Source information
The RNA shown here (Bacterial RNase P class A) has 376 nucleotides and comes from Amantichitinum ursilacus. Of the family's consensus pairs, 95% are formed in the model. It matches the Rfam family "Bacterial RNase P class A". The family's RNA type in Rfam is ribozyme. The organism belongs to Amantichitinum, within Bacteria.
[in-house]
RNA sequence: GAAGCGGGUCGGGUAACCGCCGCUCACCGUAAGGUGGGGGGAGGAAAGUCCGGGCUCCACAGGGCAGGAUGCUGGCUAACGGCCAGGCGCCGUGAGGCGACGGAAAGUGCAACAGAGAGUAGACCGCCGAUGGCCGCAGGGUGUGCAAACGCUCUGCGGAUCAGGUAAGGGUGAAACGGUGCGGUAAGAGCGCACCAGCGUUCCGGGCAACCGGGCGGCUCGGUAAACCCCAUCCGGAGCAAGACCAAGCAGCAGGCGUUGAGACGGCCCGUCGAGCCUGCGGGUAGGUUGCUUGAGCGUGUCAGUAAUGGCUCGCCUAGAGGAAUGGUUACCGCCAGAAAUGGAACAGAACCCGGCUUAAAGACCCACUUCGCAC
Numbered sequence: 001g002a003a004g005c006g007g008g009u010c011g012g013g014u015a016a017c018c019g020c021c022g023c024u025c026a027c028c029g030u031a032a033g034g035u036g037g038g039g040g041g042a043g044g045a046a047a048g049u050c051c052g053g054g055c056u057c058c059a060c061a062g063g064g065c066a067g068g069a070u071g072c073u074g075g076c077u078a079a080c081g082g083c084c085a086g087g088c089g090c091c092g093u094g095a096g097g098c099g100a101c102g103g104a105a106a107g108u109g110c111a112a113c114a115g116a117g118a119g120u121a122g123a124c125c126g127c128c129g130a131u132g133g134c135c136g137c138a139g140g141g142u143g144u145g146c147a148a149a150c151g152c153u154c155u156g157c158g159g160a161u162c163a164g165g166u167a168a169g170g171g172u173g174a175a176a177c178g179g180u181g182c183g184g185u186a187a188g189a190g191c192g193c194a195c196c197a198g199c200g201u202u203c204c205g206g207g208c209a210a211c212c213g214g215g216c217g218g219c220u221c222g223g224u225a226a227a228c229c230c231c232a233u234c235c236g237g238a239g240c241a242a243g244a245c246c247a248a249g250c251a252g253c254a255g256g257c258g259u260u261g262a263g264a265c266g267g268c269c270c271g272u273c274g275a276g277c278c279u280g281c282g283g284g285u286a287g288g289u290u291g292c293u294u295g296a297g298c299g300u301g302u303c304a305g306u307a308a309u310g311g312c313u314c315g316c317c318u319a320g321a322g323g324a325a326u327g328g329u330u331a332c333c334g335c336c337a338g339a340a341a342u343g344g345a346a347c348a349g350a351a352c353c354c355g356g357c358u359u360a361a362a363g364a365c366c367c368a369c370u371u372c373g374c375a376c
Stems, first nucleotide, its partner, number of pairs: 001372004006367005012333007020041002023038006043347001047358002050356005055239004062270004067235005072086005087101001088099004102230002107228002109224002124170002126166003131163002134159011178196006197220001199217003203214004243290004252281006263273002297316003301312004335344003
């Protein structure tokens, strides 16, 4: 210098004027309220509403079934499906990245096409044909016959491959009952042996553990569980339109169910509480206060820890709306494009709060590291 990898910070600034929503102070007003001053007012994701928790009500939410989620180990945390660290597997030259990563000898299911065969499977080509049978040749024995010859039988050799053997080779496939070598065999085969892979192990060493290294063992037992299922752990439901209070107003009627249990309870049963509930028609209101922003809060320093994180000290207060404020105009500066005039600046807008995940996204800056090239 080029290419990359991991993490972090920021996400235009200042001023003036005109508005909007809260807070506070002063003055005026009996009050409602008005005037003036001061101060605050969107984000890293406020988003999707996916996961977890706080808070509120239902019973300070209890037992079981069903259902759902998660799934290597250790730690962090209020909790988590999150984070940190480690192990293992895969990818990358590397810095690093990715992984629902328990169980397939409990059972059930599935595997298109191709292929002979897709499961304790399978002989299509190939190889062999030891064994039984077939054919040929040679030899021995023996029967009939005067002989030539014809039978029967045994042994050896050769041939083809009918039965049969064979999963080493070819071929199919995502996947075909371990890989390489030597022996062995008719040809083969964990059939035997050595090494490797895998499996098991009341063995040894390291590690809290997952696991790793070594020893020993018999010799190989297919894949798939984000298929059903099994195992382990966790989960009660509804949500700020939760819930509480104040004020105003009204009118009841009919039907059904109900102390033999309505309803709370919104999957079901038990259990607990215990008197109302549902539907239709009709009538009234649709205002205010609270919950509500001081909180697992933010920042500095320090200590413990590899880290996530936690302890201590000091400092700070940083939107609180409710048909829903947080805006507009102008000037200057900064950034980008352009010679200039001028133009442009992403994704996106709080709704009870917090911790995460995921998704969206112009541009700028910082730190650590890797590979390659060059120079010294």